[in-house]
Context: one part of a larger RNA
Molecule: large-subunit ribosomal RNA, domain VI
Organism: Lignipirellula cremea
RNA sequence: CGUACGAAACUUGCGAAGGUUCUUCCCUAGUACGAGAGGACUUGGAAGGACGAACCUCUGGUAUCCCAGUUGUCACGCUCGUGGCAUGGCUGGAUAGCUAUGUUCGGAAAGGAUAAACGCUGAAAGCAUCUAAGCGUGAAGCCCGCUUCAAGAUCAGGUUUCGUAAGGACAAUGUCCGAAACUCCCCUGGAAGACUACCAGGUCGAUAGGCCGGAAGUGCAAACGCAGCAAUGCGUGCAGCGAACCGGUACUAACGGAGAAACG
Numbered sequence: 001c002g003u004a005c006g007a008a009a010c011u012u013g014c015g016a017a018g019g020u021u022c023u024u025c026c027c028u029a030g031u032a033c034g035a036g037a038g039g040a041c042u043u044g045g046a047a048g049g050a051c052g053a054a055c056c057u058c059u060g061g062u063a064u065c066c067c068a069g070u071u072g073u074c075a076c077g078c079u080c081g082u083g084g085c086a087u088g089g090c091u092g093g094a095u096a097g098c099u100a101u102g103u104u105c106g107g108a109a110a111g112g113a114u115a116a117a118c119g120c121u122g123a124a125a126g127c128a129u130c131u132a133a134g135c136g137u138g139a140a141g142c143c144c145g146c147u148u149c150a151a152g153a154u155c156a157g158g159u160u161u162c163g164u165a166a167g168g169a170c171a172a173u174g175u176c177c178g179a180a181a182c183u184c185c186c187c188u189g190g191a192a193g194a195c196u197a198c199c200a201g202g203u204c205g206a207u208a209g210g211c212c213g214g215a216a217g218u219g220c221a222a223a224c225g226c227a228g229c230a231a232u233g234c235g236u237g238c239a240g241c242g243a244a245c246c247g248g249u250a251c252u253a254a255c256g257g258a259g260a261a262a263c264g
Stems, first nucleotide, its partner, number of pairs: 001152001005163007015149004021049006033038001051106005059100004066093005071086006111143002117137004167177004182259004186202005207253003210249005217241002223236005
């Protein structure tokens, strides 16, 4: 820009892409078959490999400061208690998120037309013949079925809902003002994201921050008291702290603008 008014949703599916995998074991059955050795067709069941998708409950990984311990040194006048630097100084753990080696799931069933092959009826050719007319069975293959995209599918599809209002002025079969549904810019943000897009919100508000309460985590704070010559230990005390998690609360910030109304 188009899809012959402007919008918001929900859809159909022409077509395209993906996937449609492999093995072992058990039963049938040590049966059929075979002198034996050996050893099925078929039917049903179970497990696994590789691959793929989603996810983080579990098992683990990560964690740039969530908690604790600790070395050297410097600072806060000193003690105490803290902080800076040294690869996050090092060490032991670890929430959310993200992850695989973790968890769950998938390939199917069913259907249609067929290949080789096997048939029915059946002439040409009084017989015979699956074929010439006609009718069946039949494969991991083909078309579907499953998943994803998909109406720029220009033959541009379908359905539903909303709007084009009221009013005013004028030089009046009309013109102008006014600005609807809805959308965008902008702003607060996000398990969304390169940008864009998408999604949740913008005071008629829980969108983010803060604050309050809780949790995961860490592992028992400071201070005081007691014991000990002291290092240190114990008690108050499963304490203190606590990013991303959960719930709440307008305290802070979501201010302010623009576009858009029927061609015929």